Lysine riboswitch aptamer from Salinibacillus kushneri, 179 nucleotides, folded computationally. The model forms 98% of the base pairs in the Rfam consensus. Rfam family: Lysine riboswitch aptamer. About the family: Riboswitches are metabolite binding domains within certain messenger RNAs that serve as precision sensors for their corresponding targets. The coordinates come from a structure-prediction model, not an experiment, and the mean pLDDT is 78. Taxonomically the source falls in Salinibacillus (Bacteria, Bacillota, Bacilli, Bacillaceae).
RNA sequence: AGUAAGGAUAGAGGUGCAGAGACCAUGAUUACUCAUGUGGAGGAGAAUGAGCUCCGCUGAAGCAUGGGAAAAGGGGAAUCUGCCGAAGUGGAGGGAGUCUCAUUAUCCUGAAGCUGGUUCUGUUUUUGAAUAAAGGCAGGACUGUCAUAUAGGAGACUAUAUGGAGGGCUAUCUAAUGC
Repeated sequence: AGUAAGGAUAGAGGUGCAGAGACCAUGAUUACUCAUGUGGAGGAGAAUGAGCUCCGCUGAAGCAUGGGAAAAGGGGAAUCUGCCGAAGUGGAGGGAGUCUCAUUAUCCUGAAGCUGGUUCUGUUUUUGAAUAAAGGCAGGACUGUCAUAUAGGAGACUAUAUGGAGGGCUAUCUAAUGC
């Protein structure tokens, strides 16, 4: 020189991924609240059960009419920010938390495992007002990357086909080995 592999740095895929605040539509002629009428004993404190507290025949819940009237989550097109396991899914484990207790709901954090990316169709799940959105599964298409085979080419490489996965791929540097 080289070797195969460890580490570090920088990059590529493109309708690329995620987040943020403002704006817009939906949510919604809704929740809630006031008045009137009806009704006639229950109602409220996230659900259930047991307590506790409060309201209620000076009229509860419910129903009808009329007046007033939101918000959150999710979504849209742009802008900005961070990035290329970007991110998604998953959920072991842990924590918080109701007027009290128990079981759940809810909120925060979050291991292993799986998925290269986008998109379409079908089906399904949770949430939800929704036929929206976000996911799971299955089947396609497109696309990037590497390997193998064939063909072309002086070569770099190009095309086709098959297959794999991001712990990957490309480039550079470096420890080690070796001369």